[in-house]
This record gives sequence, structure tokens and C1' cells, in this order.
RNA sequence: UCAGGGGGCCGGACGGCCGCCGGCGAGGCGCCUCGGCGUCCCGCGGGAGGAAAGUCCGAACUCCACCGGGCAGGGUGCCGGCUAACGGCCGGGCGGCGUGAGCCGACGGAAAGUGCAACAGAAACACACCGCCUACCCCUCGGCCUGCCGAGGGCGGCAAGGGUGAAAUGGUGCGGUAAGAGCGCACCGGCGUCCUGGUAACAGGGCGGCCGUGAAAACCCCACUCGGAGCAAGGCCAAAUAGGGGAGCGCGCAGGGUGCCCGGCUCUGCUCCCGGGUAGGCUGCUGGAGGCGGCGGGCAACCGCCGUCCUAGAUGGAUGGCCGUCGCCGCACUCCUCGCGGGAGCACGAGGUAGGCGGUACAGAAUUCGGCUUACAGGCCCCCUGGCGCU
Repeated sequence: UCAGGGGGCCGGACGGCCGCCGGCGAGGCGCCUCGGCGUCCCGCGGGAGGAAAGUCCGAACUCCACCGGGCAGGGUGCCGGCUAACGGCCGGGCGGCGUGAGCCGACGGAAAGUGCAACAGAAACACACCGCCUACCCCUCGGCCUGCCGAGGGCGGCAAGGGUGAAAUGGUGCGGUAAGAGCGCACCGGCGUCCUGGUAACAGGGCGGCCGUGAAAACCCCACUCGGAGCAAGGCCAAAUAGGGGAGCGCGCAGGGUGCCCGGCUCUGCUCCCGGGUAGGCUGCUGGAGGCGGCGGGCAACCGCCGUCCUAGAUGGAUGGCCGUCGCCGCACUCCUCGCGGGAGCACGAGGUAGGCGGUACAGAAUUCGGCUUACAGGCCCCCUGGCGCU
């Protein structure tokens, strides 16, 4: 200097004017049970995020359900640790990719069972199309040394080579054989077992044999785990010309019911009491598995101790708008510098960026936390890898 990998952080600043939400304090007016409420105004200080988002996991909290066990269903799935918990994080193992820094991983079981493997191919669990072979057995022909040789065929053997396929049942080499084949051997691979190291996943080594394809992101099996709903949870207060229950008053008037008439009873009436509950209001509500700093433990995630800070609570949902100055990024029109030489200018090329022009993102709390994922103009810092050049 170019290309790249990992981690952390910021994501506008200042001033003025006008607003919005909530808190505290003072004042004016109105109401009343005299302590507050409502309204207006003034002052002071506070007011979004790294993702507040998606609502995908896990919890706190609340209500409902619940003796215990099983079935069904869902989730998770290498090992160890962290954590309130997790499908998260950290560390490690194994596999894959990359020259490397590093990155990625549904990473238990196919030897319990069922099903599947399109097309092609002989065969996709036991298969032979082409091919190779004639040692053994049988037939025919020929030869002769008369029980052997040669040729052809049958009965057979083989899976090395060709061919099909995403995949053909360990690979390479040597030996071996009629031809072949883990048939034997060496190395590699894989399986089992033993030993060693490691908490473990696993790794290394010895020995034995190579028999049993792939796929579990097909059903399934195994291990662990899971009750449901969610702050519109839940709790409290509680309007009326709404409505329910009880007691009393009155039967004075009017009306309805009790089949007709009279009487009685009862309802509509008035007063008081009671609980439920709609609108509405209050609460839950923001101080918490909290932030920051220091020290200590741990490779780390994280944990412990000490100090310090208080930092939004709206409910049609506030946190904004405009102006000025500046910052940051891009462009290179004007300008400046250089190539360019005695000076000046024009053109061209390279560089700079004072003026100029353009841009300044994604998005926005709603009970609260821990994560994950996704979006993001632009910028900063640290560590590391590879190439080239110079010293």
C1' cells in the first nucleotide's frame, strides 16, 4: 500500500422561536363534606433505541386449572460450563469450506420395525446386460504316445474390466487364481474390543475379523423436557330517566292482574338499605435477574464485593417543527497547487477542497427483563491474515 478476517463503539452538535407529554412549586377562578378536585396561567428541571421493530424463543408477574400415573401432541438432540431460564451464550470435540486470519453445521439411532430410492440400469439387498474363465463334470469332433492333448458346446464359476445411475456394497498396490474375489499381505478407511490420555465429547495405540447400500429435513425408535391464557392479565371505585333483591310507608287517587261482581291480596308509586355491574376513573406502572466505575475470581460466557446514579410512563397514544451557525460524507462546476523549464496565459492530465451543489439512514417505547433474527446514510477504534514494494 492493496485485498481480506474477527471484535467493540458512535449514529449528529450548539443557539433561538413555537409546540406536545408527564413531575414539582407559586398564583387566579369555580365547587364543596375544608381537605381536596377541576380549569387557566407562570416558573423550574425531565422526556425513545441499538435495534424501541419482527413477536421467534426463554422467564418474572397475574388469573384459571391441577391427587398421582399413563396415552395423544409439541419442542430439544456432540460434550462440558454459564444462567432465574432458554432453542441463548462461552469453551472444547468432530465434520465441511478457505493459502490463511477464520467461517459454517437439525451434529442421537438405518444392526427394532414399516415404507421409499424417479429416469436409466441386469441389479437400488443380494444383481449379471456386455464381458472374463473351462480347473472339476457331461457331449461332439480331431490328433496320437490309448489316457492324455486341442477345438466347439452344455452344465457351471467370477464380479476384475465396460456400461447405467445422485448412489453399485471398502480404496490403492503386490501376491494369488482356470478366471476372479479381503482369498492372503502392506498402507489407508470403517466396525468391534482392550489399553492409555481427557470430567466428557473424543483422540492415540494394540489385537481381531471387513458381515449387513442411501435417506431419519419419511414414518418411527431412544433420551430429556413441556398445563392454559396473557397487563385488553388481574385488583379497586363506580354515573344514569339502565336494571335486580330486601325492608318500611301508603291504601288517599288512578290503572293492571287474580275467569264475572264485592272484599282481600298484589304490581305500577314514595323513602331507606344491599350486592352485581356497563360507560368512565384509579391501580397494576415502572427501582430493576438495573446502569456506570473500581477491585478480585475465571481462558471465556459469567460471578462476588465496594462505591456511585435514578434515567419516559402516553392511553388515539407525548418525545416534534422551523430558522441560524457548524460538523460528517459524496461530486469536482468555480477556485488553488503541480506536471510546466525566464515570465504570463490557453488546452490537457493529476491532486486539493475554500466557495458551490447534493446527501445526513433504519426506525420509534406501551407490564418488565434475558436472548435471537431482521433493517440501517455515514463514521471511528482495536486485534489478526495474505500479496506486493521499500529500508
Predicted 3D model of a 391-nucleotide RNA (Bacterial RNase P class A) from a Dehalococcoidia bacterium. It matches the Rfam family "Bacterial RNase P class A". Rfam classes the family as a ribozyme. The source organism's lineage runs through Bacteria, Bacillati, Chloroflexota and Dehalococcoidia. The sequence was found by an Rfam model in a public genome assembly. Its mean pLDDT, the model's own confidence on a scale to 100, is 76.